[in-house]
A computed fold for a 103-nucleotide RNA, annotated as SAM riboswitch aptamer (S box leader). The model forms 97% of the base pairs in the Rfam consensus. Model confidence (mean pLDDT): 82 of 100.
RNA sequence: UUCUUAUCCAGAGAAGCUGAGGGAGAUGGCCCUAUGAUGCUUCGGCAGCGGGUUCUUUGAACACUGUGCCAAUUCCAUCAGGUGCACGCCUGGAAGAUGAGAA
Repeated sequence: UUCUUAUCCAGAGAAGCUGAGGGAGAUGGCCCUAUGAUGCUUCGGCAGCGGGUUCUUUGAACACUGUGCCAAUUCCAUCAGGUGCACGCCUGGAAGAUGAGAA
């Protein structure tokens, strides 16, 4: 990098340095941001997946380990279908993210 598969309306922030953008990408919307974006570091936290341990073992607990995560549903829409006078709403897909497995 590609493929397979599961999950994605729950949960969890402070400090230091940096200094203007950021929310994956494109378009539109909306939002965050000098009361400090982004990135990095430290500490703290969350508990999804794999491992481990324990128990009364189709299950549950523990944050011990690997990884992940800590504004807003993956911020919302985009494609298809349904519904509705309409604003919208619902279902599925695509894309993306993360884990596990494989090439």